The RNA shown here (Bacterial large signal recognition particle RNA) has 269 nucleotides and comes from a Lachnospiraceae bacterium. Rfam family: Bacterial large signal recognition particle RNA. By type it is a non-coding RNA gene. Clan: SRP clan. The coordinates come from a structure-prediction model, not an experiment, and the mean pLDDT is 77. The gene name in the source record is ffs.

RNA sequence: CCGCACCUAGCCGGGGAGUUAGCGGUGCCCUGUACCUGCAAUCCGCUGCAGCAGGGGUGAUGAUCCGGCUGAGGGGCUUUCCGGGGCGGUGCAGCCUCGAAUAAGUGGUGUUGAAACCCGGGUCCCAUGCAACGUAAACCGGCGAACCGUGUCAGGUCAGGAAUGAAGCAGCACUAAGUCGGACCUUGCGUGUGUUGUGGGGGUGCCUGGGACGAGCUAACUGUUCGGGUAGCGGCCGUUUUGGGGGUUUCGAGGCCGGAUCGGUGCUG
Repeated sequence: CCGCACCUAGCCGGGGAGUUAGCGGUGCCCUGUACCUGCAAUCCGCUGCAGCAGGGGUGAUGAUCCGGCUGAGGGGCUUUCCGGGGCGGUGCAGCCUCGAAUAAGUGGUGUUGAAACCCGGGUCCCAUGCAACGUAAACCGGCGAACCGUGUCAGGUCAGGAAUGAAGCAGCACUAAGUCGGACCUUGCGUGUGUUGUGGGGGUGCCUGGGACGAGCUAACUGUUCGGGUAGCGGCCGUUUUGGGGGUUUCGAGGCCGGAUCGGUGCUG
């Protein structure tokens, strides 16, 4: 100096957010292929050199360190950018809805005469009649008085010597109060009755008859104008949340380039 063997350094992934006094891990995410087992999110283990316990592999190659270039991905802040969602407000030439006007369109009606005008009548109100209906009275009939109605009064009672007379219960008949029924006519009262009558009043509207005139009238729907209402939709304002873009900042795997450093033991040649 070369080679072989062993192994004690080291290595056998890293990062982000979150959690934590802080550091790691399990879990989530990004890169990527770089051992195994046990513990572990109501957490597990440590103390700033930082997972703990056990086992295995590799093996001085590289690990490691420094610098530069690139850079997946994540976080923070911000934005008069582009969208989405929520909440609140606002009646805004919007939608919806109400009222008034208009008469462009549709519709209806009109020379079998439009609207307007004149005359009459009705509908309306008041008074008063008729009819109908209801009801009451009168009327007809039935029932209907133990005694306090009438007539007749058996029996019995009283008076009398007798003849006879008197009062008079029951019964019978009639009748009163009362009650039931009927019904042509009569009288009275009444009304949300009537193809009803008379008179007076009234006259916005509607209906109807007539006169005269000669082409429109209507406003149901659409449209237009004006004035209101409504927070349901749309619009606008504010606020909040979320996605994307822009700016800025921070952490940052991996890749590439360059440089520095590179232990020990044993044995052969």